[in-house]
RNA sequence: UCCGAUAAGGGCAAAACCAGAGAGAUCUGGCGACGCAAAGCCACGGGUCCUGAUCACAGGACAGCCGGGUUGCCGAAG
Repeated sequence: UCCGAUAAGGGCAAAACCAGAGAGAUCUGGCGACGCAAAGCCACGGGUCCUGAUCACAGGACAGCCGGGUUGCCGAAG
């Protein structure tokens, strides 16, 4: 460095519910815990979703859809 343990210390937090923001996808806070070795961060590529639009297209959302980039705890076996 790759890798990912019936290890150690921890971390994050799905759905649902409550409150708020937004035209909406969705987001924020609280509760909650389905799960996650990056379920930390990035909208670069693909994809899905929302809005507008006559086609084209434009803007937005999703990082817990996939790929990629980047930073990081620990150190068993290999």